[in-house]
RNA sequence: AGACCUUUAGUUUAAUGGUAAAACGAGUGACUCCAAAUCUCUUGAUGGGGGUUCGAUUCCUCCAAGGUCUA
Repeated sequence: AGACCUUUAGUUUAAUGGUAAAACGAGUGACUCCAAAUCUCUUGAUGGGGGUUCGAUUCCUCCAAGGUCUA
C1' cells in the first nucleotide's frame, strides 16, 4: 500500500427488510436461624454519519476500532 472479515445488553451469542430474542451477570422478593443452591420479578443493547425503502440490525456508501492475508 492492497484484499477480505467483524462491530447488537456488563459478557457470550441470535434475529435473510416488518414492534430486537436468549443464556450468564446485576438488582429485588420468596425459601433458610444465617448463607449457599433453587424459584419469582425487574434491569439493560443494534460502533458513528449519510443514502435506498412505506419501513433498515439486515441493502449501499463513507468514517472509526479490531482481526486475517498478500506485498
The RNA shown here (transfer RNA) has 71 nucleotides and comes from a Clostridia bacterium. The organism belongs to Clostridia, within Bacteria.